RNA sequence: GGCGGCGUGGCUCAGCCCGGUUAGAGCAACGGCUUCAUAAGCCGUGGGUCGUCGGUUCAAAUCCGACCGCCGCUACCA
Numbered sequence: 001g002g003c004g005g006c007g008u009g010g011c012u013c014a015g016c017c018c019g020g021u022u023a024g025a026g027c028a029a030c031g032g033c034u035u036c037a038u039a040a041g042c043c044g045u046g047g048g049u050c051g052u053c054g055g056u057u058c059a060a061a062u063c064c065g066a067c068c069g070c071c072g073c074u075a076c077c078a
Base pairs, nucleotide, nucleotide: 001074002073003072004071005070006069007068010027011026012025013024020058029045030044031043032042033041051067052066053065054064055063
């Protein structure tokens, strides 16, 4: 260089194929209940506009293009 995978709350991931109601879960954090206290358990709260930019569309996390980052494969070959 070429090919493939991944990028979504602090962390780990789902959702993308087949566009459509308010973007979700677990863990973590914070508050409360409980306890002499801690842990566990139970209840609740905040936190992301989806890697970036652009395009298509009435509508984009989802489709298209370019670029960026990480990981893997490959070594001139259809």
Transfer RNA from a Planctomycetota bacterium, 78 nucleotides, folded computationally. The coordinates come from a structure-prediction model, not an experiment, and the mean pLDDT is 81. Its Rfam family is "tRNA". Rfam links the family to the GO term triplet codon-amino acid adaptor activity.